RNA sequence: UCCCGACAAAGCCAAACCCCUCGCAAGAGAGGGACGGAAAGCCACGGGUCUUCAUUCUCAAAGACGGCCGGGCUGCCGAA
Numbered sequence: 001u002c003c004c005g006a007c008a009a010a011g012c013c014a015a016a017c018c019c020c021u022c023g024c025a026a027g028a029g030a031g032g033g034a035c036g037g038a039a040a041g042c043c044a045c046g047g048g049u050c051u052u053c054a055u056u057c058u059c060a061a062a063g064a065c066g067g068c069c070g071g072g073c074u075g076c077c078g079a080a
Stems, first nucleotide, its partner, number of pairs: 004078002012037002017032002020029003035067001041073003045070003048065005
């Protein structure tokens, strides 16, 4: 350095829920709060799920989800 991930150390993030704001919605932001997380840091590239308009249904299109999976980039520590 790389792989790897401790009954280690210092820390970090923050589910559900409540409240406010934005949005047609999925959902997002801020505060509280902790279910959890070794990348629960960043990126919608691929898959998937969800929402919307239209439509008889459907397809398509637009949007959301990174804490659904995969992938790319970067980061703390150093036991086995």
c-di-GMP-I riboswitch aptamer from a Deltaproteobacteria bacterium, 80 nucleotides, folded computationally. Its mean pLDDT, the model's own confidence on a scale to 100, is 82. The model forms 95% of the base pairs in the Rfam consensus. The sequence was found by an Rfam model in a public genome assembly.